This is a predicted structure of a 617-nucleotide part of an RNA (large-subunit ribosomal RNA, domain V) from Saccharimonadales bacterium (SeqCode). The full RNA is in RNAcentral, with records from ENA. NCBI's taxonomy places the organism under Bacteria, Bacteria candidate phyla, Candidatus Saccharimonadota, Candidatus Saccharimonadia, Saccharimonadales (SeqCode).

Context: one part of a larger RNA
RNA sequence: UCCGCAGCAGGACGAGAAGACCCCGUGGAGCUUUACUACAGUUUGGCAUUGAGCCGGGGGUGUAUAUGUGUAGGAUAGGUGGGAGACUUUGAAGCCCAGGCGCUAGCUUGGGUGGAGUCAUCGGUGAAAUACCACCCUUGUGUACCUCUUGUUCUUACCUGCGCCUUUAUUUGCUUCGUACUUAUAUAUUAAGUAGGAGGUAGAUACAGGCGUGGGGAAAGUGUCUGAUGGGUAGUUUAACUGGGGCGGUUGCCUCCUAAAGAGUAUCGGAGGCGUUCAAAGGUUGGCUAACUACGGAUGGAAAUCGUAGUGAUAGUGUAUACGCAAAAGCCAGCUUGACUGUGAGGCUUACAAGCCAAGCAGGCACGAAAGUGGGAGUAAGUGACCCGCUGUUUGCUAGUGGUAGCGGCAGCGCAAACGGAUAAAAGUUACCCCGGGGAUAACAGGCUUAUAGCGCCCAAUAGUUCACAUAGACGGCGCUGUUUGGCACCUCGAUGUCGGCUCAUCUCAUCCUGGGACCGAAGCAGGCCCCAAGGGUCGGGCUGUUCGCCCGUUAAAGAGGUACGUGAGCUGGGUUCAGAACGUCGUGAGACAGUUCGGUUUAUAUCCGGUGUGGA
Numbered sequence: 001u002c003c004g005c006a007g008c009a010g011g012a013c014g015a016g017a018a019g020a021c022c023c024c025g026u027g028g029a030g031c032u033u034u035a036c037u038a039c040a041g042u043u044u045g046g047c048a049u050u051g052a053g054c055c056g057g058g059g060g061u062g063u064a065u066a067u068g069u070g071u072a073g074g075a076u077a078g079g080u081g082g083g084a085g086a087c088u089u090u091g092a093a094g095c096c097c098a099g100g101c102g103c104u105a106g107c108u109u110g111g112g113u114g115g116a117g118u119c120a121u122c123g124g125u126g127a128a129a130u131a132c133c134a135c136c137c138u139u140g141u142g143u144a145c146c147u148c149u150u151g152u153u154c155u156u157a158c159c160u161g162c163g164c165c166u167u168u169a170u171u172u173g174c175u176u177c178g179u180a181c182u183u184a185u186a187u188a189u190u191a192a193g194u195a196g197g198a199g200g201u202a203g204a205u206a207c208a209g210g211c212g213u214g215g216g217g218a219a220a221g222u223g224u225c226u227g228a229u230g231g232g233u234a235g236u237u238u239a240a241c242u243g244g245g246g247c248g249g250u251u252g253c254c255u256c257c258u259a260a261a262g263a264g265u266a267u268c269g270g271a272g273g274c275g276u277u278c279a280a281a282g283g284u285u286g287g288c289u290a291a292c293u294a295c296g297g298a299u300g301g302a303a304a305u306c307g308u309a310g311u312g313a314u315a316g317u318g319u320a321u322a323c324g325c326a327a328a329a330g331c332c333a334g335c336u337u338g339a340c341u342g343u344g345a346g347g348c349u350u351a352c353a354a355g356c357c358a359a360g361c362a363g364g365c366a367c368g369a370a371a372g373u374g375g376g377a378g379u380a381a382g383u384g385a386c387c388c389g390c391u392g393u394u395u396g397c398u399a400g401u402g403g404u405a406g407c408g409g410c411a412g413c414g415c416a417a418a419c420g421g422a423u424a425a426a427a428g429u430u431a432c433c434c435c436g437g438g439g440a441u442a443a444c445a446g447g448c449u450u451a452u453a454g455c456g457c458c459c460a461a462u463a464g465u466u467c468a469c470a471u472a473g474a475c476g477g478c479g480c481u482g483u484u485u486g487g488c489a490c491c492u493c494g495a496u497g498u499c500g501g502c503u504c505a506u507c508u509c510a511u512c513c514u515g516g517g518a519c520c521g522a523a524g525c526a527g528g529c530c531c532c533a534a535g536g537g538u539c540g541g542g543c544u545g546u547u548c549g550c551c552c553g554u555u556a557a558a559g560a561g562g563u564a565c566g567u568g569a570g571c572u573g574g575g576u577u578c579a580g581a582a583c584g585u586c587g588u589g590a591g592a593c594a595g596u597u598c599g600g601u602u603u604a605u606a607u608c609c610g611g612u613g614u615g616g617a
Stems, first nucleotide, its partner, number of pairs: 001617006008610001010609003015603001022438004027434002029430004035236005041229003045225005051154004056149011068137001078136005085119003094113008158216009168206010179195006239251003248268001252274006275419001276318001277377002282336007291311006316325002319382001321380003340363004346357003352420001365374003388414007396407002445492001446490001447488003451485001453481006462472002499574001500572003504566001505563005512537003515532003519528002539553005580598004584593003
């Protein structure tokens, strides 16, 4: 070196399972609720099934009858109109008794007595006689009818208990007939048993019908319409961006920078504003010039108003910023409404849709002597497509015609701020979870980086009695390492098993011990610091899952690190990190928690490479 056998598991990012963690999908499912929308269920009311009587209450109509007091005024004047007479032996005034009303003044009704008068027109009042008649008003009473309703009663609808009868069905007992089979006797039949069939009869159970009787009763129940309630059930929704996702923030418009001297240009880049305001802060004509500094000047001050001088736009512009602005676009005054109607050549911008500028023409105006200027505001923000609905208006359309209804045009209004707006209408949870994908994207490990970390070096203030440099070293500066915490998201999500321990190691040196040396603020012993050095060594226990750490006792010493935080196809499985359960806290809840607690399947016969032992060549 080759070929075997036995054996070990370091590697083949070994096998196994299209990763269960994480993210994504306008994927799914389970569950929850004060998400949305439905439905069952429950309930309210109307009507129907549904009839009758009585007492009472409310409303309306007709009829009869009564009723009506501010003050002045014979006195209790409802309104308007007609009206000069009306009532009375068919019994007036007055008196007596009784009832009603009442503002206590009186009004009115009935009966008795009585036996001839009583009341108007006049004067006062806004209005004249309930003298008389008619139509009404307010309030009350009687009566008739209609309607609503509380209560109560009835029975025939309707519901229900019981008894009897009938029909139907099932079933039990007894019995009759005939069939089949078995056994026995027996000589052609009989007897017994079993199975099933067709009747008869008596009972049981159940639906329905009839008759009788008891209870309830126009209720209940049912149907239909309607309002409410309704996770009981169902279908769904629950946004995106994002140096993983969540939490936070943001989402449209305007201004500046980034923006690289045309335009445009991203980031969870750096700064600010907007969701309006103004009938003058618009138009036009005419006129005017701020602001600050210094000096002077009563109250008067840093700053009010006044004067002089100087600088010159620093002022002002409704509101952010940028750019403008002195023939001012800034400030003041006069007159006004162009903050017009109908159009619009031509352009800017631009994927589209939108957005923006605009001369001119026609009409009728404002200001100005006129030329002219004026279709809002110094400019750039102050906003919303389509559908649907509403308001006003309009010679239009409208399916036989006319009308109503409906539609269209014009002018407005009502939203989507996740601001190119999915719907008229919408929140959560999953550790019980599932599917499709992703190393397009996180957790482990690796890689890059090295802020942080660890370890050095430079300078040398200061401490060290004196003295920077025996030793220590502020303020600062420069590196190295790749052991910390991070950043990035580059291989791996059709799987690279994750902490600690055990076992077995191997390497580095920035050396804990042992070895050699320089210096010392090294007398010696001990020690400090530095240089060389990796040969060997580097403990046993208690607590904790712990690494770490603290403690106890030793030792020459009880080193620091790398090796996928070495090592699970070597072990373990205490921790973390599934399903069960509990506590605390949070949540209405389903559930949740780098909070706690008990429990919880660790697969495999080694093909190749690599070690080990052994045999042969």